[in-house]
């Protein structure tokens, strides 16, 4: 330098224009002499930024930043 791909909770990931979810982790209680496993039951989120369409954007569209990947 060209094409392409990801960005969503602490992490790993879903998520089909209509009020955003899951293991894991974390609190709290259950249980145990006590820890750990079970269970229960809570936090916790500017959807990577900035604009456009639309009645409504995480989702479509453009530009940007980061990071992977093919080509040269």
């Nucleotide at each position: 330098g060209u094409a392409g791909g990801u960005a969503u909770a602490g992490c790993u990931c879903a998520g089909u224009g209509g009020u955003a979810g899951a293991g894991c982790a974390c609190a709290u209680g259950c249980u145990u002499a006590g820890c750990a496993u079970u269970c229960a039951c809570g936090a916790g989120g500017u959807c990577c930024u900035g604009g456009g369409u639309u009645c409504a954007g995480u989702u479509c569209c453009c530009a940007g930043u980061a990071c992977c990947u093919g080509c040269a």
Predicted 3D model of a 72-nucleotide RNA (transfer RNA) from Vicugna pacos. RNAcentral holds the sequence, with entries from Rfam. The prediction has a mean pLDDT of 84.